[in-house]
Molecule: transfer RNA
Organism: soil metagenome
């Protein structure tokens, strides 16, 4: 230099253009003499930044940044 993949909650990851989710973690309560386990409920989001398309974008397009892999 060229090609490909990735970036979504504190972490690991889903997500058909039409309400942003799960598990883990965290909090409260129940249970227990107590702790753990278990159960119920709750909380956390600039969907990497910017722009475009669209009635509507996490999703499609362009660009930039960062991370990884391959080629040279």
């Nucleotide at each position: 230099g060229g090609g490909c993949g990735g970036u979504u909650a504190a972490c690991u990851c889903a997500g058909u253009g039409g309400u942003a989710g799960a598990g883990u973690a965290g909090g409260u309560c129940g249970u227990u003499u107590a702790c753990a386990c278990c159960g119920a409920c709750c909380c956390u989001g600039u969907c990497g930044g910017g722009g475009g398309u669209u009635c509507g974008a996490g999703u499609c397009c362009c660009u930039c940044a960062c991370c990884g892999c391959c080629c040279a």